The prediction has a mean pLDDT of 83. A computed fold for a 1526-nucleotide RNA from a metagenome, annotated as small-subunit ribosomal RNA. The sequence is in RNAcentral, with records from SILVA. It matches the Rfam family "Bacterial small subunit ribosomal RNA". Gene Ontology terms of the family: ribosome and structural constituent of ribosome.
RNA sequence: AGGGUUCGAUCCUGGCUCAGAACGAACGCUGGCGGCGUGGAUUAGGCAUGCAAGUCGAACGGUAAGGCUCCCUUCGGGGAGUACACAAGUGGCGAAAGGGUGAGUAAUAUAUAGGUAACCUACCCUCAUGCCGGGGAUAGCGUCUGGAAACGGACGGUAAUACCGCAUGUGGUCGAGAUGGCUCCGGGUAUCCAGUCGGUGCUGACUCGUCUAAAGGAGGCUUCGGCUUCCGCUUGAGGAGGGGCCUAUGUCCUAUUAGCUUGUUGGUGAGGUAAUGGCUUACCAAGGCUGUGAUGGGUAGCGGGCCUGAGAGGGUGGCCCGUCACACCGGAACUGAGACACUGUCCGGACACCUACGGGUGGCUGCAGUCGAGAAUCAUUGGCAAUGGACGAAAGUCUGACCAUGCGACGCCGCGUGAGCGAUGAAGGCCCUCGGGUUGUAAAGCUCAAUCCACAGGGGAAUAAAAGCAGGGGGUUAAUACCCCACCUGUCUGAAGGUACCCUGAGGGAAGCCCUGGCUAACUCCGUGCCAGCAGCCGCGGUAAUACGGAGAGGGCAAGCGUUGUUCGGAAUCACUGGGCAUAAAGGGCACGUAGGCGGUUCGGUAAGUCGGUUUGUGAAAGCCCCCGGCUCAACCGGGGAAGUGCAUCCGAAACUGCCGGGCUUGAGGCCGAAAGAGGAGUGUGGAACUCUGAGUGGAGCGGUGAAAUGCGUAGAUAUUCAGUGGAACGCCGGUGGCGAAAGCGACACUCUGGUUCGGAUCUGACGCUGAGGUGCGAAAGCCAGGGGAGCGAACGGGAUUAGAUACCCCGGUAGUCCUGGCCGUAAACGAUGAGCACUGAGUAGAGGGGCCUUCCACGGUUUCUCUGCUGUAGCUAAUGCGUUAAGUGCUCCGCCUGGGGAGUAUGGCCGCAAGGUUAAAACUCAAAGGAAUUGACGGGGGCUCACACAAGCGGUGGGGUACGUGGUUUAAUUCGAAACAACGCGCAGAACCUUACCCGGGUUUGACAUCGUGAGGAACGCCUCCGAAAGGAGGAAGUGCCCUUUGGGAACCUCGUGACAGGUGUUGCAUGGCUGUCGUCAGCUCGUGUCGUGAGAUGUACGGUUAAGUCCGGUAACGAGCGAAACCCCUAUCCUUAGUUGCCAGCGGGUAAUGCCGGGGACUCUAGGGAGACUGCCGCGUAAGCAGGAGGAAGGUGGGGGUGACGUCAAGUCCUCAUGGCCCUUAUGCCCGGGGCUACACACGUGCUACAAUGGCGGGGACAGAGGGAAGCGAAGCCGCGAGGUGGAGCAAAUCCCACAAACCCCGUCCCAGUCCGGAUUGUAGGCUGCAAUUCGCCUGCAUGAAGUCGGAAUCGCUAGUAAUCGCGGGUCAGCUACACCGCGGUGAAUAUGUUCCUGAGCCUUGUACACACCGCCCGUCAAGCCACGGAAGCCGGUAAUACCCGAAGUUGCUGACCCAACCCUUUGAGGGAGGGAAGUACCUACGGUGGGACCGGUGACUGGGACUAAGUCGUAACAAGGUA
Repeated sequence: AGGGUUCGAUCCUGGCUCAGAACGAACGCUGGCGGCGUGGAUUAGGCAUGCAAGUCGAACGGUAAGGCUCCCUUCGGGGAGUACACAAGUGGCGAAAGGGUGAGUAAUAUAUAGGUAACCUACCCUCAUGCCGGGGAUAGCGUCUGGAAACGGACGGUAAUACCGCAUGUGGUCGAGAUGGCUCCGGGUAUCCAGUCGGUGCUGACUCGUCUAAAGGAGGCUUCGGCUUCCGCUUGAGGAGGGGCCUAUGUCCUAUUAGCUUGUUGGUGAGGUAAUGGCUUACCAAGGCUGUGAUGGGUAGCGGGCCUGAGAGGGUGGCCCGUCACACCGGAACUGAGACACUGUCCGGACACCUACGGGUGGCUGCAGUCGAGAAUCAUUGGCAAUGGACGAAAGUCUGACCAUGCGACGCCGCGUGAGCGAUGAAGGCCCUCGGGUUGUAAAGCUCAAUCCACAGGGGAAUAAAAGCAGGGGGUUAAUACCCCACCUGUCUGAAGGUACCCUGAGGGAAGCCCUGGCUAACUCCGUGCCAGCAGCCGCGGUAAUACGGAGAGGGCAAGCGUUGUUCGGAAUCACUGGGCAUAAAGGGCACGUAGGCGGUUCGGUAAGUCGGUUUGUGAAAGCCCCCGGCUCAACCGGGGAAGUGCAUCCGAAACUGCCGGGCUUGAGGCCGAAAGAGGAGUGUGGAACUCUGAGUGGAGCGGUGAAAUGCGUAGAUAUUCAGUGGAACGCCGGUGGCGAAAGCGACACUCUGGUUCGGAUCUGACGCUGAGGUGCGAAAGCCAGGGGAGCGAACGGGAUUAGAUACCCCGGUAGUCCUGGCCGUAAACGAUGAGCACUGAGUAGAGGGGCCUUCCACGGUUUCUCUGCUGUAGCUAAUGCGUUAAGUGCUCCGCCUGGGGAGUAUGGCCGCAAGGUUAAAACUCAAAGGAAUUGACGGGGGCUCACACAAGCGGUGGGGUACGUGGUUUAAUUCGAAACAACGCGCAGAACCUUACCCGGGUUUGACAUCGUGAGGAACGCCUCCGAAAGGAGGAAGUGCCCUUUGGGAACCUCGUGACAGGUGUUGCAUGGCUGUCGUCAGCUCGUGUCGUGAGAUGUACGGUUAAGUCCGGUAACGAGCGAAACCCCUAUCCUUAGUUGCCAGCGGGUAAUGCCGGGGACUCUAGGGAGACUGCCGCGUAAGCAGGAGGAAGGUGGGGGUGACGUCAAGUCCUCAUGGCCCUUAUGCCCGGGGCUACACACGUGCUACAAUGGCGGGGACAGAGGGAAGCGAAGCCGCGAGGUGGAGCAAAUCCCACAAACCCCGUCCCAGUCCGGAUUGUAGGCUGCAAUUCGCCUGCAUGAAGUCGGAAUCGCUAGUAAUCGCGGGUCAGCUACACCGCGGUGAAUAUGUUCCUGAGCCUUGUACACACCGCCCGUCAAGCCACGGAAGCCGGUAAUACCCGAAGUUGCUGACCCAACCCUUUGAGGGAGGGAAGUACCUACGGUGGGACCGGUGACUGGGACUAAGUCGUAACAAGGUA
C1' cells in the first nucleotide's frame, strides 16, 4: 500500500468480496509446562443448603450454659459464691459502608465548567465551654393465661451512658437598635471609569429581650471529704472529608410524530424543606415551549477509558476507577447525622413453602451452589497471616470485602518436545520418460547434554510489621500508682505451603491444526464422472479435475490451528479533513417571496466572534506515551515525568467578520428621450379552403388501395355553375428570425396592459443576491356545469390483410378537439445542463439600438451595448464533448444523489368530484445493473463494385421406364461411416467365394502375425490313411543335410509345454497427428519502426482514380516489409533451328493388282529437344496509373487451359487408410473355417441412363480422329457359328504388331404421325463366356414377348466459345461383371448478354445496435407448475401509554378526639382538673383493581393481490437494425 469480480477487449461509474487488527466469545480437531490476567453477555427467570453485620460486661439489671472455689449428696446430682466467661434482654455505635446488577432512565441522569449572599454533615482533628440537683417508668425476670405455629395477653416487681422536668448559658436561635464594610438595583452630571446620592440585601464586633445543655464508666492514691489519669458526655466556633440544590454547554434514531401545555408560565399570600423553587395550596394575570425540532414513538445507564484508524472519525462501555439507578413487582412512610433503606417496617399483588385450615412464613441483581432456558461462562474450597472495615480502653470478636488455592488453552507472555556427527543417499511410501527423482541427514548408528519440563531425595526464602507481652528510656501527675509514647532491646503471630528458589539422582514422557485454481505462500498420482461433493468472491465437477475424496509431496502457523459471529479498517462506498449531479444515481416544470444564509466602498467607535500570552484554576486515580527500577526475560508490577488538543478565568491586539454611528456611488432602483417584438387580455372585422342546404347543367359511375372491398350513386352521386349556412384554423411573408420566467405565442383593426433594449448621466444612496416552508402560473389528456360542433377523430361498427389481426391500410363514427366558468397539477415540463455576480485568446453569421467616416439619400466601412447561432485556443472531461450563451477559473445561496431489482410500489398522512397526484419504505433477491468509446458480426440501413447471381439465351431435372446411392421398413444379419450448400453414381478405380468389418454354425487359445526367455523333443520342408462341409482332429511312414566342435554338444529351423506378450475395422475425430472438404483463386490477412489516443485500438490498409486483383497511380503521419494476387512451371496456338526411326514421301530411281512396298531423301506433315515471339513496345486520349480504337502480327491487352488455395472459419470430415494418448476385451470384442447377409421391398428422396420420335427410326453404300492399353497380356489373317463366341496362333514388351470397323456425318431407299417400322421395360425360351462355384446373386447372344411413356405441376440445375448441345473412342479397377458410373480423348458445333431494378453469394467504405455462442443473436408479457417473503382482508388474540368515572389498602398531613394516659402545672386530696400525648373516627392525596370509549404496536386469519426465484412447458413477437407501423 492494495487485490479479485460487469466486457470479445478498453476506460470510467458502481456495488459485492478478500488480505489487517481486535474480542468477557462459541464450535471442530488437537493438547507438555509455568507466570500474569480473565470467566452467566441469554431469563432483572425460579431457588434447596451453608455462610455474607455485628460488636461493646470499661453503659445496665443480671446469670441460661461452661470454667474455678466452697457446701450438701441417696454419688445420679443439688445448692451457694466468683466474674475467667456471658445466653436472652435494656442501652450505645454500626447496620445508609463494603458487596451485586444494569431492569428502568434521552434527563429528576452523566461529563465539563461554574454558583449556593438558598443549605446539611454522625464518627475524626483543632479551639473554646460546661457536666448542678432531682423524678417517673420499662424490658429482662416471676405468676397466671391464649395459640398447631408464628406470636402474644394480664398482673407484679427492677436498673442504666434508656426516658423526663428544673438550674446555669461560654455560646447558639429569633426579634429590635445603632455603627463600619460589602453585593445588587436605580438616578443625575455630555459618554465611560472613578466618586457621589437613594433604595434592597448580606455581614463583623456591640447593646437589649427571648428560647435552649449534659452521663457517666474504668484504673490509681486516699485522711473516704476528695485528688488525679484515661475514655465518654454538653454547648459553640473552625477544619477536613462527604453530600443536597441551582446554572451553562455537550450527550442516539425517527417528521410515515407538527403542534404541545391548565400547576401549565408568571405574580402575591400562606404552607413545607437542611435549603431555593408551582415543591404544595388559595387568589390574580394569560402566559410558556416549538422547524436551532417542542410533543410523541423507538432504543439506551453515563463518564474515565477500550477497539480500530495515518489522522479526522467510526464502534463500544466486560474487567479496574468515578457516578447514577435498582433490590420479587407496585405503593408508603418510620427510625436516623445520613435511607424513603439489598440480607429493616407497613400495605396491595404474583409466586413458593408450612399448617391442627383458624392462620402464618419467604425474597441469592452478596459468596459458593441448583434447576430452567441457552452456542455459552467455574469450587456448595482455605484463611482472617496480610490490606481494609464495624464495635471495643484493650485483648479481641465479626468480616464470601479481601488474601489465597481450585477449574476452563478464554486471553496475553515465556519455555520445552533435544544437540553434534552421520550417504551403501538403507528400507518403506510416492512419482516416473523406467534412466531415475523425492521423502532426506531425515532415520538407523556413534558421541554428548541434562539447562528446560514432569518424577524421587535433600536444602530452603520473602510476604511480618505493628499491636500485645517483658525490660529500658521519656511524658503526665502531688505521686517512683495508673496511664501514654512514630523511642531502644527481647519475645510472639503464615491460609497459601514445605510453595518460589537451590542442590543431587535416574530416566526419555511431550505436535498438532489449517491450507496448496486466482486473489494467496505451497503440485503430483489415483478414485469419482454436473454424481458425490467444494465454495469468502470469481467459480470448480458432464472420463485425462493442481478447485470434489484419498495418498504422497509442499506451504503457513504452532500448544495451538481452523471455522462461525461481531466491530473498525481497507470504503474518498455519507466525502469536516475528503465525493458528486449534460449522457453513469442525481437540477425542483417555472416564477414571486417569508424565515435563514451571504453581501459594494470609506471613516470613527466597540470587543461578541477571531488572534496572542511563561495569567490562574481545573481537566481524579488507573490506562496510553517517555525515563528509571522489581520479578532469571517477557507478560505483569512499582516510582517519576509528559500528555490530556477541553472548559472556565485574567491580561493584551484590533487586521478581518459582527454590532453602533457618519459618509460615498460603481451594485440596485427611479427620471428624461428614443426603439423592436406571434408578450398578455378584451371587442370587432376579413378572405381562402371545407361541409351542408337550395336551384341549374349533366347522366354512370364516384371514392379508395400494394391490390381490393365495405361506403356513396338512376330516389340522379362524383364533376360543374350560382346563391346561401355553419364552425374551426389563419397560406404566402416565415427565417437555427422575434417575444415571454416557464408552459407557450403567428390573419387584420381598435382599446387596456406587462416586460426588454439603446442613449443621456438628472435623482435615491446598498435599498442587493439566493431562497427551506409558503403562494401563484403551469402543454396535452382527463373531470364538472352550460353552450357549440365544419373538419379531424379515442371508443365502437364495417371492409381488407393475416395462421390469427381485438393492430398497421380503407369506409363510417361518438366522446373530445372550440367557447364561458370551475377543477386537475402532471410530461423526454429537455440545453436531459438551478439562480446570481465576476474573470479568462480569437474568427464568422443573423436580430434590435447608438456614435464616427464616406458631400446628402441609398449602399458601405468602422466602433460600441443587448440578444440568437456556428467553428474553435487554453483549460476541463471516463470519453463523447463543452469551450465569453462553459461542462473553464472563483464566490454566494437553494434543490438533489449514494449498486440493480422489489418500487416511485405497499402502508400512513395531505390534496382531488373522480381519474389520480404528492410524500415514501421494508421483507426478499442478484453480482452485477450502468456510461462513453473500440474491434467485429449483423440489419426487411445507405453508397460503390464484382460473380452464369439475376436478366438474355441453349439444353436439362421434377412426370414414364430403368440403373445406382440414400432414408425408412424388414431381417438372424441386412457391417460401418458420410447429413443443408460442403451426405445421397460419396469412402467402393469393380460385395457370387475371397473382399467382409455383419449374422448362424463348427473349431481354436502364446494364438493367423512380431520380439525375448525358459523346459522337453526333433533338422526342416514335404508325403500317406481315416473322420469332417471345411477349418481342424486322430494316426502312420520316410528321412537326414550345412557350419563349428573339447564328440557331450552348439548355431539355425520345426513341434509340444510355459512366461513376458501378441491381437482387436472395440470406444472416444469433443484428447490428437496427418490428410481432406468449404467460404474461395474471394482479395484479402498481417508485421517492424514512427505518430495519434489514458486505453481497447487507430494510422499504414482511409480518400480520388484505375484494375481480374490491397493491380497500379495520385494524394496522405506515415515510412517500409511479409503472407496472398501477379510472375516463375506444364499443356496448347505461330515460326525458326537441331535430330530423322518404328514416323513422313515433294523431287529421283525400282517394284506391285494395289499399298512408303523397296533404294533413297529431310523438303513437308509429324515426333521431341532447344530457341524466337506479346512488352500497352508503336499511333491516339489522359497529370499518372491506365483506357478505347487502330496498325502490324499466328496470337493483343491475364491469348486459351491447367497446376498453384493467404490469416483464418465451420470442436466441418476421417480413430474403418495410416499414426497415436486414454479407456475397454484377453478360452474373447482375438484367430480359422462352411454357409448366409451387405443384392431384402408397401414406400420416399437424390444422381444418371433411355425415351416419348420425322432435325427421327430402319436398311444399304461411303468418309474422317485423338488419346490410350497390351506378356498369367493384346491377340491378326484364315476356318466354324445368325450371333455371343469357338478354333487358330502370325506379329508385338510396341510412332513397327494387336485392341481397332470410330460415331454423329454424307449418299440412296423406306416408314407418313400411328402408342407407330417410335419406345424398349418385363417375361418365356435356346445358347455363349469367366470362374472351384453364376440358386440366393454375373455379363453377353439369338428367337419370342412388346409395359409405361405423346415433352412433364409447384419448383429447380448447368452453361458466355471451340463453350453449351450432340457424337462416338479409350483407360483404370478387374477371373468375370451388374460401368448407364468415374477419369480421359477427339469429331460436329451454336444462341445470347440492352444491363445491375430484383433473387443468391462476395469485397470495400459508411451508419445503427440492448448482438460478441455474434440475427439460427438478443429479448418481452400473459398462462401453466414448484417454492419464498410481503401487502389487503370479515374477524380473532395479545401488548403499551394515556384518558373519564367507580372502588380505595398501608401511610404522611389536617381536623375531631365524649374513649385511654406515669413524669410537668394547679388544686387539695376526689382512682379531681389542666397542659400535652394517644387509641379511634374523619377529610384530601393515593398503589393495586374495576367499568367505558378511543389511540398506537404486535401476532394470527378463509380468501385475495401483485413481487422475487426456479437447464430444456404453452401462446404469440412488443423492444434492440428503419426490429420490419422509428